Predicted 3D model of a 79-nucleotide RNA (c-di-GMP-I riboswitch aptamer) from Methylomonas sp. DH-1.
The coordinates come from a structure-prediction model, not an experiment, and the mean pLDDT is 82.
Its Rfam family is "c-di-GMP-I riboswitch aptamer". Gene Ontology term of the family: cyclic-di-GMP binding.
Of the family's consensus pairs, 95% are formed in the model.
The source organism's lineage runs through Bacteria, Pseudomonadati, Pseudomonadota, Gammaproteobacteria and Methylomonas.
[in-house]
């Protein structure tokens, strides 16, 4: 340095649900909560799902990074 494991140390995030706010909506933000995660940190590039408009077709504009892939950054240093 790279890979694997999560052993050790230090920790990190926060599903569903509830409350408040924003949004036409998917959903997002904050608080509570803690299902889980070894990148459940970040990025809409590819696929997918979802929302809005639309002849609910084509197409356009959005959302989801805790749907998958990919890119990128990071903790520990026992093996």
């Nucleotide at each position: 340095u790279a890979g694997g494991a999560c052993a050790c140390c230090a920790g990190c995030c926060a599903c569903a649900u509830c409350c408040g706010c924003c949004g036409c909506g998917a959903g997002g933000c904050g608080g509570a909560g803690c299902c889980g995660g070894a990148a459940a940190g970040c990025c809409a590039c590819g696929g997918g799902u979802c929302u809005u408009g639309g002849a609910c077709g084509a197409c356009a504009a959005g959302a989801c990074g805790g749907c998958c892939g990919g890119g990128u950054u990071g903790c520990c240093u026992u093996c």